[in-house]
RNA sequence: AGUGUAAAAGGCAAACCACCUGAAAGGGUGGGACGCAAAGCCGUGGGUCUACAGCCGUUACCGGUAUGACUGCCAGGCUGCCGCUA
Numbered sequence: 001a002g003u004g005u006a007a008a009a010g011g012c013a014a015a016c017c018a019c020c021u022g023a024a025a026g027g028g029u030g031g032g033a034c035g036c037a038a039a040g041c042c043g044u045g046g047g048u049c050u051a052c053a054g055c056c057g058u059u060a061c062c063g064g065u066a067u068g069a070c071u072g073c074c075a076g077g078c079u080g081c082c083g084c085u086a
Base pairs, nucleotide, nucleotide: 001085002084003083004082011036012035016031017030018029019028020027021026034072040078041077042076044075045074046073047070048069049068054065055064056063057062
């Protein structure tokens, strides 16, 4: 520098359940393991989800809208363990 077939030291933890939290999407802690070689970090671009308040439209009902959220959807940036190859 490249790479992840197998292994090892170890790591993370989907669904689901309990409690807490939020308007919601979602988040936190514990239990639990479907999976993961970056399932470590960053919402930066795309994508997706939500719409209490705000804003826009509407007589109103209501509709739209991210500034809210997701990195275990896809890219990008930063960092890193072990093995293998050069």
Notes:
This is a predicted structure of an 86-nucleotide RNA (c-di-GMP-I-GGC riboswitch aptamer) from Neomoorella thermoacetica. It was read from a public genome assembly, where an Rfam model found it. Lineage of the source: Bacteria > Bacillati > Neomoorellales > Neomoorellaceae > Neomoorella. Rfam family: c-di-GMP-I-GGC riboswitch aptamer. Gene Ontology term of the family: cyclic-di-GMP binding.